[in-house]
RNA sequence: GCAGCAGGCCGCCUUAUCGCCAUGAAUUGAGUUCGCUCUAGUACAUGGAGGAAAGUCCGGGCACCUUAGGGAAGCAUAGCGGCUAACGGCCGUCGACUUCAAUUUUAUUGAAGUUAGGACUAGUGCAACAGAAAGAAUGUACAGGUUAAGCUGUAGUGAAACCAGGUAAACUCUAUGCGGUGAAAUGUCACAUAAACCUGUGCUUGAGGGUUCCCGCCCGAUGCAGGAGGGUAGACAGAUUGACCCCUUUAGUAAUGAAGGGGCUAGAUAAAUGAUAAGGACUUAAUUUUAUUAAGGACAGAACCCGGCUUAUAGGCCUGCUUUUUUU
RNA sequence: UGCCCCCUCGUCCAACGGCAAGACACAUGACUCUGGAUCAUGGUAUCGGGGUUCGAAUCCCUGGGGGGCAACCA
Numbered sequence: 001g002c003a004g005c006a007g008g009c010c011g012c013c014u015u016a017u018c019g020c021c022a023u024g025a026a027u028u029g030a031g032u033u034c035g036c037u038c039u040a041g042u043a044c045a046u047g048g049a050g051g052a053a054a055g056u057c058c059g060g061g062c063a064c065c066u067u068a069g070g071g072a073a074g075c076a077u078a079g080c081g082g083c084u085a086a087c088g089g090c091c092g093u094c095g096a097c098u099u100c101a102a103u104u105u106u107a108u109u110g111a112a113g114u115u116a117g118g119a120c121u122a123g124u125g126c127a128a129c130a131g132a133a134a135g136a137a138u139g140u141a142c143a144g145g146u147u148a149a150g151c152u153g154u155a156g157u158g159a160a161a162c163c164a165g166g167u168a169a170a171c172u173c174u175a176u177g178c179g180g181u182g183a184a185a186u187g188u189c190a191c192a193u194a195a196a197c198c199u200g201u202g203c204u205u206g207a208g209g210g211u212u213c214c215c216g217c218c219c220g221a222u223g224c225a226g227g228a229g230g231g232u233a234g235a236c237a238g239a240u241u242g243a244c245c246c247c248u249u250u251a252g253u254a255a256u257g258a259a260g261g262g263g264c265u266a267g268a269u270a271a272a273u274g275a276u277a278a279g280g281a282c283u284u285a286a287u288u289u290u291a292u293u294a295a296g297g298a299c300a301g302a303a304c305c306c307g308g309c310u311u312a313u314a315g316g317c318c319u320g321c322u323u324u325u326u327u328u
Numbered sequence: 329u330g331c332c333c334c335c336u337c338g339u340c341c342a343a344c345g346g347c348a349a350g351a352c353a354c355a356u357g358a359c360u361c362u363g364g365a366u367c368a369u370g371g372u373a374u375c376g377g378g379g380u381u382c383g384a385a386u387c388c389c390u391g392g393g394g395g396g397c398a399a400c401c402a
Stems, first nucleotide, its partner, number of pairs: 001324001003322008012280007020048005026042003029038003050299001054310002057308005062182004069215004074178005079093005094117001095115009118173002123171002125167002140155005186237004197227005208219003230401003244263008282296006329398007338352003346382001354370005375391005
């Protein structure tokens, strides 16, 4: 230097013009209870998608519900220790397994990787084919052996062959955890109206509800279930300052924590974050030779907010290891 | 935005963890003058990837695709 593997990071930049969204202050206009308010226009300033915003697979914040009690069922997790708001996530470590290398010779050591890894000495179930026999065992062939006996060895079948057998990503058991519903939660205001009609059922001897069942508790009559219809489909809050981001020091093997300093970084609501031109960097191809020309821009797009996992991703950068080549 | 369910020949569907069965359709042949019907034979599938297991359509994990439900008032 080339190639491969593993891990981490970035994921186009600058300028101009036009346009969109939000905020700020200015101005014009309209309204006014003269305090201000409103939507509309004009020009100005500032800010304007991601590493996954995705899948919705886990965990939490937050909000509401008639408390959330007991039992059953159900679901999830599973060596040990730690981190964390929490987790099925992450870190460390032990064990098991796989591959490679070395020694040595069929075991040890080292490296890398994988790991849903409690309990078959509670119970139940399952094991096709092959095989004498697959779990209440039964005993094949050969050899040995005994008074006798699968009593001993070998062979053969199979994934597994006598041993407190194997199997729990089989039922199950053990331990631990789980009340439910999710921003279409929820609160305020505005607009509108049909608490009407039909059927069934119930009114304290309780329908129905509190999102599986039973008991208990609570709510419950302008009731509940269904049918056929009617009306509204607007505004604000929730909602963007947060387990936030950057730098330094420090504790710890690490995940991660602590202290100090600095920063403010989308908030739309059918949904803005774009387009064009020029230049630069990058990639590919051609010419030709170190420049020119042409082409190209991955995956994708916030919707209450965070921490993870998983999946998609052109191209580029960094670190470590291995192989090979060249030079010294 | 949230929640739930499903995926097996071309189509509709079966299958205790143990050779993926069947119907229609398709192809070839027979029968017929020809076609249909009928008969015989044959091909064709577990959505992708990974794991557990001796063995996976089935069990588990993770992606993909499809379908369904849910606005408010009274």